[in-house]
RNA sequence: AGAGUUUGAUCAUGGCUCAGGACGAACGCUGGCGGCGUGCCUAACACAUGCAAGUCGAGCGGAGAUGUACUGAAGAUUUAUCGGAUGUACAUCUUAGCGGCGGACGGGUGAGUAACGCGUGGGCAACCUGCCUUCCACUGGGGGAUAACACAGGGAAACCUGUGCUAAUACCGCAUGACAUCACAUAGGGCAUCCUGUGUGAUCAAAGGAGUGAUCCGGUGGAAGAUGGGCCCGCGUCCGAUUAGCUAGUUGGUGAGGUAACGGCUCACCAAGGCGACGAUCGGUAGCCGGCCUGAGAGGGUGACCGGCCACACUGGAACUGAGACACGGUCCAGACUCCUACGGGAGGCAGCAGUGGGGAAUCUUCCGCAAUGGGCGAAAGCCUGACGGAGCAACGCCGCGUGAGUGAAGAAGGCCUUCGGGUUGUAAAACUCUGUCAUCAGGGAAGAAGAAAGUGACGGUACCUGAGGAGGAAGCCCCGGCUAACUACGUGCCAGCAGCCGCGGUAAAACGUAGGGGGCGAGCGUUGUCCGGAAUUACUGGGCGUAAAGGGCGCGUAGGCGGUUAUCCAAGUCAGGGGUGAAAACCUUGGGCUCAACCCAGGGCCUGCCUCUGAAACUGGGUGACUUGAGGGCAGGAGAGGGGAGUGGAAUUCCCAGUGUAGCGGUGAAAUGCGUAGAUAUUGGGAGGAACACCAGUGGCGAAGGCGGCUCUCUGGCCUGUUACUGACGCUGAGGCGCGAAAGCGUGGGGAUCAAACAGGAUUAGAUACCCGGGUAGUCCUGGCCGUAAACGAUGGGUGCUAGGUGUAGGCGCGUCAAGCGUCUGUGCCGCAGUUAACGCGAUAAGCACCUCGCCUGGGGAGUACGGUCGCAAGGCUGAAACUCAAAGGAAUUGACGGGGGCCCGCACAAGCGGUGGAGCACGUGGUUUAAUUCGAUGCAAACCGAAGAACCUUACCUGGGUUUGACAUGCAGGUGGUACGAGCCUGAAAGGGCGAGGACCGCAUCUUCGGAUGCGGAGCCUGCACAGGCGCUGCAUGGCUGUCGUCAGCUCGUGUCGUGAGAUGUUGGGUUAAGUCCCGCAACGAGCGCAACCCCUGCGCCUAGUUGCCAUCAGUUAGGCUGGGCACUCUAGGCGGACUGCCGGCGACAAGUCGGAGGAAGGUGGGGAUGACGUCAAGUCAUCAUGGCCUUUAAGCCCAGGGCGACACACGUGCUACAAUGGCCAGCACAGAGGGCUGCAAGUCCGCGAGGGCAAGCGAAUCCCUUAAAGCUGGUCUCAGUUCGGAUUGCAGUCUGCAACUCGACUGCAUGAAGCCGGAAUCGCUAGUAAUCGCCGGUCAGCCAUACGGCGGUGAAUACGUUCCCGGGUCUUGUACACACCGCCCGUCACACCAUGGGAGUGGGUUUCACCAGAAGUAGGUAGCCUAACCGUAAGGAGGGCGCUUACCACGGUGGGAUUCAUGACUGGGGUGAAGUCGUAACAAGGUAACCGUA
Repeated sequence: AGAGUUUGAUCAUGGCUCAGGACGAACGCUGGCGGCGUGCCUAACACAUGCAAGUCGAGCGGAGAUGUACUGAAGAUUUAUCGGAUGUACAUCUUAGCGGCGGACGGGUGAGUAACGCGUGGGCAACCUGCCUUCCACUGGGGGAUAACACAGGGAAACCUGUGCUAAUACCGCAUGACAUCACAUAGGGCAUCCUGUGUGAUCAAAGGAGUGAUCCGGUGGAAGAUGGGCCCGCGUCCGAUUAGCUAGUUGGUGAGGUAACGGCUCACCAAGGCGACGAUCGGUAGCCGGCCUGAGAGGGUGACCGGCCACACUGGAACUGAGACACGGUCCAGACUCCUACGGGAGGCAGCAGUGGGGAAUCUUCCGCAAUGGGCGAAAGCCUGACGGAGCAACGCCGCGUGAGUGAAGAAGGCCUUCGGGUUGUAAAACUCUGUCAUCAGGGAAGAAGAAAGUGACGGUACCUGAGGAGGAAGCCCCGGCUAACUACGUGCCAGCAGCCGCGGUAAAACGUAGGGGGCGAGCGUUGUCCGGAAUUACUGGGCGUAAAGGGCGCGUAGGCGGUUAUCCAAGUCAGGGGUGAAAACCUUGGGCUCAACCCAGGGCCUGCCUCUGAAACUGGGUGACUUGAGGGCAGGAGAGGGGAGUGGAAUUCCCAGUGUAGCGGUGAAAUGCGUAGAUAUUGGGAGGAACACCAGUGGCGAAGGCGGCUCUCUGGCCUGUUACUGACGCUGAGGCGCGAAAGCGUGGGGAUCAAACAGGAUUAGAUACCCGGGUAGUCCUGGCCGUAAACGAUGGGUGCUAGGUGUAGGCGCGUCAAGCGUCUGUGCCGCAGUUAACGCGAUAAGCACCUCGCCUGGGGAGUACGGUCGCAAGGCUGAAACUCAAAGGAAUUGACGGGGGCCCGCACAAGCGGUGGAGCACGUGGUUUAAUUCGAUGCAAACCGAAGAACCUUACCUGGGUUUGACAUGCAGGUGGUACGAGCCUGAAAGGGCGAGGACCGCAUCUUCGGAUGCGGAGCCUGCACAGGCGCUGCAUGGCUGUCGUCAGCUCGUGUCGUGAGAUGUUGGGUUAAGUCCCGCAACGAGCGCAACCCCUGCGCCUAGUUGCCAUCAGUUAGGCUGGGCACUCUAGGCGGACUGCCGGCGACAAGUCGGAGGAAGGUGGGGAUGACGUCAAGUCAUCAUGGCCUUUAAGCCCAGGGCGACACACGUGCUACAAUGGCCAGCACAGAGGGCUGCAAGUCCGCGAGGGCAAGCGAAUCCCUUAAAGCUGGUCUCAGUUCGGAUUGCAGUCUGCAACUCGACUGCAUGAAGCCGGAAUCGCUAGUAAUCGCCGGUCAGCCAUACGGCGGUGAAUACGUUCCCGGGUCUUGUACACACCGCCCGUCACACCAUGGGAGUGGGUUUCACCAGAAGUAGGUAGCCUAACCGUAAGGAGGGCGCUUACCACGGUGGGAUUCAUGACUGGGGUGAAGUCGUAACAAGGUAACCGUA
């Protein structure tokens, strides 16, 4: 620091996603040790149990225990003792009660609170402060009670009542009393209220305890300090305007009350204020801060732990006590809940520490100790302390350490992969040599503990130190398609699954699962959640708005924001220096302490802020004065469809009347509806009425926009030019607000010619609620009133200044020999520099460079929808979401492709012709069907007489049945095997196969040899076994090769350069020309390659060479046959060469390329034909030609065999043959080819047969012989228009040939039979010359043949082409595009189905809140005087005062009724979204087939 993802590709816009850091976390897998931290984020849910606040006996009276002393009962014994009850006193100890201090601290929690609650800085002349410190003064003398206790009583209990006794540092008078308080007087001061001093008067105090004592601890009044608090103020502090108005103690005053204190804090009276767009009120959410996380920063998020403040303590209310509370472990009341109960009544409050249940994804021990620190009480000892110090649990976090180190190649084994060679795991292991951290055991053993000493340690026998033994006890998790570091194999087969985004998986998956290997991190690793970052994606730093989201439809103008030149003053902003504050901790830094680190300690920095003092005066601001250039303005001219009103004109449409006139008119693609013989249309004249204003007319004018168009008059707004008196900044913009605002629409009354939604009619169509036609109502027009929207567009807000020009146009002015022109201002267009832009483009009329100001945008869909509000008569407008869903949506430009877009140009593409197909019969192929099987493939063109250039068996792959298993075939290894291999013959069988089986070898080496041979070993062969063979089994979508097709079309590219941000363009476009990207010219291109052409073959002319098997002109012979001699002239054969190149002439063209015509020539403009097929397209075809990856099969899916099938047959299609006849059929006669083939072959000839053919057989491996008579044709004859002497299917009989074999299922022959068919619907094919048509001949394959096919050969031999409008295909340029799988594209809406979220909804249930009324506990204050009453007064009666009771006010809970708001739910209902293959149509994208779109009905 960026990356992935929209496209075929590109740039930009824009969203989504990822890589980082963090966490009080949780979950999954895993888990050795230690240190330091952290640990209910949810139910402020409910809580068992224990503990968390007591202490003081030196305040007091008791009670109890013990001891001492005294007393000495009952009793015992004997008179003296024993015994010790009881009592008294004292001492010590304990402590229920009275009393004091503390329970307002410490600890917890975050519910509430949007607030002076918190933060920060100030103020109190408006306040309080126990304990503590300092100072001053005092502490005299009395009184009356009451707990405890005792007795009695009630109660289950809690507890209570009565009577009686008693103490105090408890309570109460009196005295004294000031520097206190109050009042008055007075002096001084300040800051408005006021403050301070002095004098006089009035008022108010107290407690004792301990000690032998000294003295100590207390008490009272006062002054001050310190500490802690209370109150007030400036500033800051979340979201919603779909919350815009709020407020009655409300705002202020006067007076009073109340408080520690100011204050409507409370009350009475008076006034009518106060707050709010700088956001009041209302609603939602939330404790605030130091800080913490993130970030470069600005900022964003957050408020666990630690620290400060606040609030709360079951919920609500209330006060009491007190220095302090409206009080967590106090009181009272109400409520809910829980518990006890004898049912009468009581008790309780863990948001203290542990712990329990519950909730939850989730958060610990009912531990130890007061040793330390701190707190309460106490004179102290001490007691209390779940604060705290520690330990425990948890990888929850941070930090540190370990799980070993060195050597070690036979690169072990095993695993995995493999091209089978090897590679990798891998120095990794083993092995050898070491070390000892952690852990384990043993020994030693702290600091933390202070004040003079002693004593005191929960942690803890811990940290730490030493020793011992032994590599022993200690590694996992995630990932490996791209982003992103890391790849192979197998399994799976759109399944199972993965996935953060893009996306993987449909048989070769680096993306799923497993394994091997690799990468990352490591006692952890991943996942999930949340926050910041990346995101400049809310843009202050730091974005935008012509077309991507975004300029308000336009103006006037309020608040606000901004504002010309100059002088001077002020000092609010601003700047400088000083002071105060900004707690500590944290952070940064420098050091230090734990072995390091985390952690801890100290110093410094920082705390960007606020307050305050002093100063400066440039800029902004404020005050005052001046100025003229901004703005306004007088005068003089000017143009204009600017607006309102009144009047008026002609043309045209329609209608009415009349005339002329007759059969049609009208309308369309074509028609029809319609009009017309009752006289239309046409035409003439007259009339009526409404609406709109041709020509002029112009990217001309005017207006802010909408918009404005005949002419005249009138009223009126703005603008421009010239000139310069005058005013003197009066300006710009403009949230709200107000006004204007096309069309459609609404309401009123008119008007109504034309046109024309709706409507009905005619057509079109599959349909046609449309487009087209004939009608036609609202409306279109006027009036006065609503509506307030438009693609209201320049898709461009307004203002000001600045930044090259050129050219046109409108209106002025100046100069000009008034004319060309020059200059200038305002408006309106085009081109264009700089600049700008993603590009297109913009470019003084900016989209350039700047400033001011308003409006608006923040992914697409949902949706401009819902709800709410507001406006409207309504239609509807304005404002304007969310859930959910997608990984895009969108802009500009590029290359293609496409268009029922355009231009140019080709092709038997059409047209012009000739002949066919489609109808018939048959043949062949295919579909379908059938079948045991009808093997497989080919399927629009470009499958279908195709693979098949030969299916009776074979072929053959299919079916049925029979067999076989190292195999029909290849290679290797091991073992066996001489009577072995081989094998006549026999048995069985359909065959294959199985069985029997006489006979019976070969080669090499060695040894022996009687030289015959024998033996041994080995080979071949065979047998057994193992590796393997085999497969026409699958995948042509894993492939090679080959092929088809566009297309023999003229195209397809590259290098360098140039242009463009880029895709890409240029070149290759353009002007000509060509069959051609063929050539020429031009040109930011210059060259080049693959194609085109040429080079090759055949053919057409000639020459040369050669002359057998070919030829025969001349010569000779002749059986008359080039037969022979002879010859090579000719034909021919087959090799070479020549020839044609727009070369020549003329026209055209640009002096080019070329083209037209001509000459010559066998041939003329590529002479004719062939071979030759660019980059590529169709996942085109072929795994069944062959080859080949992978998969599958292995007593079978291999192999062998027999028979069957590939030949089936209701049908359908394709390709052909033969025909339908007279240009013909039949018969007879007579001609003329070329190219091929031939030895298991072609066969002359001859004989036989009607014939197919048969017998015999010459010749020929071929320019020699044979196939081989070519046929159409020609000559003659016959048939005479007929289903025929056409046509030959079908069938019968008899044969021939091939073959092992013609039943299924061959061809041919003879005789007989003689079907359909009389020229073929819609539609459709071929062919442009030696072509079509027609005629026969040959060949391959092949035993034969289903060949009418295919490939060749020659014979005869036409017609037509005006032309390129149309159909089809193609080339090229251009245009549009929402297509790119590329129009067989894309895509819209209804309907049907499933799911999801949501609006409405009779209502229903709950929360919050508000208004009115009722009611009113406890408590406080007031009133009252019924009852009670110790202290004071009074001799007394009584009084004062107090308590209870009653009552008034306030008020919590509660109740009734109404309202607001919010959540949930609801029959039904509305639309919306999403969902591989549903229905209907075709709206949009091309002129999308009616251009599209906006507003409206």
This is a predicted structure of a 1497-nucleotide RNA (small-subunit ribosomal RNA) from an uncultured bacterium. The coordinates come from a structure-prediction model, not an experiment, and the mean pLDDT is 87.